Annotation:
Predicted 3D model of a 609-nucleotide part of an RNA (large-subunit ribosomal RNA, domain I) from Acetothermia bacterium UBA7521. The prediction has a mean pLDDT of 82. The organism belongs to Candidatus Bipolaricaulota, within Bacteria. It matches the Rfam family "Bacterial large subunit ribosomal RNA". Its family is annotated with ribosome and structural constituent of ribosome in the Gene Ontology.
Context: one part of a larger RNA
RNA sequence: GGCGGACGGGGGAUCCCUUGGCAGUCGAGGGCGAUGAAGGGCGUGGCUAGCUGCGUUAAGCCCCGGGGAGCCGCUGAGCAGGCUAUGAUCCGAGGAUACCCGAAUGGGGAAACCCACUGGACCGUUGAGGCCCAGUAUCCAGCGCCGAAACCAAGAGUAAGCGCUGGAAGCGAACCCCGCGAAGUGAAACAUCUCAGUAGCGGGAGGAAAAGGAAUCAACCGAGAUUCCCCUAGUAGCGGCGAGCGAACGGGGAACAGCCCAAACCGUGUGGGUGCAAGGCCACAGCCGUUGCCCAUGCGGGGUUGUGGGAUGAUGACGGAGGUCCCUGUGGGGGCCUCGGGAAGUUACCAAGGCUUUCUCUAGCCGAACAGCCAGCAAAGCCACUGGAAAGGGCGACCGAAGAGGGCGAUAGUCCCGUAGGCGAAAGAGAAGGCUCUUCCUGGUUGUCGUCCCGAGUAGUGUCGGACACGUGAAAUCCGGCGCGAAGCUGGGGGGACCACCCUCCAAGGCUAAAUACCGACGACUGACCGAUAGCGCACCAGUACCGCGAGGGAAAGGUGAAAAGAACCCCGGGAGGGGAGUGAAAUAGAACGUGAAACCGUCCGCUU
Numbered sequence: 001g002g003c004g005g006a007c008g009g010g011g012g013a014u015c016c017c018u019u020g021g022c023a024g025u026c027g028a029g030g031g032c033g034a035u036g037a038a039g040g041g042c043g044u045g046g047c048u049a050g051c052u053g054c055g056u057u058a059a060g061c062c063c064c065g066g067g068g069a070g071c072c073g074c075u076g077a078g079c080a081g082g083c084u085a086u087g088a089u090c091c092g093a094g095g096a097u098a099c100c101c102g103a104a105u106g107g108g109g110a111a112a113c114c115c116a117c118u119g120g121a122c123c124g125u126u127g128a129g130g131c132c133c134a135g136u137a138u139c140c141a142g143c144g145c146c147g148a149a150a151c152c153a154a155g156a157g158u159a160a161g162c163g164c165u166g167g168a169a170g171c172g173a174a175c176c177c178c179g180c181g182a183a184g185u186g187a188a189a190c191a192u193c194u195c196a197g198u199a200g201c202g203g204g205a206g207g208a209a210a211a212g213g214a215a216u217c218a219a220c221c222g223a224g225a226u227u228c229c230c231c232u233a234g235u236a237g238c239g240g241c242g243a244g245c246g247a248a249c250g251g252g253g254a255a256c257a258g259c260c261c262a263a264a265c266c267g268u269g270u271g272g273g274u275g276c277a278a279g280g281c282c283a284c285a286g287c288c289g290u291u292g293c294c295c296a297u298g299c300g301g302g303g304u305u306g307u308g309g310g311a312u313g314a315u316g317a318c319g320g321a322g323g324u325c326c327c328u329g330u331g332g333g334g335g336c337c338u339c340g341g342g343a344a345g346u347u348a349c350c351a352a353g354g355c356u357u358u359c360u361c362u363a364g365c366c367g368a369a370c371a372g373c374c375a376g377c378a379a380a381g382c383c384a385c386u387g388g389a390a391a392g393g394g395c396g397a398c399c400g401a402a403g404a405g406g407g408c409g410a411u412a413g414u415c416c417c418g419u420a421g422g423c424g425a426a427a428g429a430g431a432a433g434g435c436u437c438u439u440c441c442u443g444g445u446u447g448u449c450g451u452c453c454c455g456a457g458u459a460g461u462g463u464c465g466g467a468c469a470c471g472u473g474a475a476a477u478c479c480g481g482c483g484c485g486a487a488g489c490u491g492g493g494g495g496g497a498c499c500a501c502c503c504u505c506c507a508a509g510g511c512u513a514a515a516u517a518c519c520g521a522c523g524a525c526u527g528a529c530c531g532a533u534a535g536c537g538c539a540c541c542a543g544u545a546c547c548g549c550g551a552g553g554g555a556a557a558g559g560u561g562a563a564a565a566g567a568a569c570c571c572c573g574g575g576a577g578g579g580g581a582g583u584g585a586a587a588u589a590g591a592a593c594g595u596g597a598a599a600c601c602g603u604c605c606g607c608u609u
Base pairs, nucleotide, nucleotide: 001608002607003606004605005604006603007602008601009600015594016559017558020530021529022527023526024525025524026523027522029519030518031171032170039101040100041099042055043054044053046079047078049075050074051073061095062094064092065091066090070083071082072081106115107114108113116136117135118134119133120132122130123129138168139167140166141165142164143163144162145161175206176204177203178202179201180200186193190240216223217222227254228253229252230251231250237245238244258511259510260509261455265301266300267299268298269297270296271295272294273293274292279288280287281332282331283330284329285328286327306489308454309453310452311451312450313449314448315447316446317445318444320339321338322337323336324335325334326333340442341441342440343439344438345437353436354435355434356433357432358431359430360429361428362427364423365422366421370396381395382394385392397414398413399403405417406416407415460484461483462482463481464480465479466478467477470496491506492505493504494503495502546553547552566593569580570579571578572577
């Protein structure tokens, strides 16, 4: 030196564990913000470094409930001092306070800082000055005040300005709508094409959004808004007919809900125009005439459809009451109001509250069966079971609408928290029902014949684009830029070029719940999910330390023991560390602490060179 064995050091694998994750199901909820948010800075404890809480009233203040004996948050702790049955700590509802920055909003600014103005209170001498309170950004809308100019007039009570009231802004995980809109890729290259209207960017909203009551489909039979799911179907089609893209009709389900304007016509307000009489409901007489008529505009009534609908005039048929008005009188006719009758209801159709009942949420409470404490005995199921410890083992009992789960020195239905099953709210929030209430409809309905209305720079068309599964194609349909540009119900659109017949539907205005999408935060539960190199990047004071000018990148790091009982005291040593003693079931569980593999390093022994 090698090989082997034993015992150690070193190291932190493995096993066991879990406070943390991952995935999902159900429920509830779906916003916060100028009454200053989200997120921060700085403070705040008797002594206080961090975390948490809170904000100069600063680990807190008031009040209403719950609860019932201890308490003054956490990080392995103390000293000092307090609070509490006059109910503290703690939990929930409501309120007060809430520095500075931040949309940040008085001006500025290198965020958490600097500097102001106006009005008022206070200190100072009535001063200079200081301090405190309130206000002072921008934009939009409404109302009010004031109030110009371009030769005159007009412009105009307009613009500008000022004041008051109301609103906006900013943040937020995904979902939603709209606008703009790639490339890597695929086509085994690549340009049309694809990826994909995806990613990304911008705008906007809601608890959902969007869509939505046929100018829709269908096929000569019929259906009857929209949305979502299953099928139709990888079909019909589109496609350098390549790669690839990819319907609809129809059927089955989920959920169901329908409405309002514009116009014709009537009335009325305002402004302008016209101008001795058209007019004032009709008949006769009188009277009025700033009436009337036309244009513009506002308001009220009317009206909303495609077997066309509506308005209005004339003419037929059937129809509650009262009051009042329509220049006056008589008769007729009509308008308005009230009563009466009917209907509905706070999501559209129209809309604002109040009371009450019940339920739910935001704290909690009761809850069976081997009872608890103490020193010795006995008893409290038992036992000379094992053990440090019983929940394990043996024998016996009990509850069960409760044998889910967790904890307690090991594996507990009956020890503790719970579980099944029940109960509970002063205050706040929500839902449903009732009453009140509110609103709407109804004085007309219907037939015939005339007149009028029924969404215009629209439909359509030319050209150029885009969307439709559809790449210009025979290319219908929808949307847009530019040019042209209808009809008006004997009208117009569609039925995949186009025409005829036929069928079907009424564009150019608007609203609309549910079924659908999502899950950051909240509650409950589940797992042939992970178990510390796994599972979120983070089980631990992690988006931290650290890196980067910055956008940004981004860790490592869990385990003594049942209980600190965390090793008094003695010895060596400056200490670190160790040896005794002691604790403990165990100390090779001693804090570098469960177990403690391998590499690697030693000591001793054996064999061997």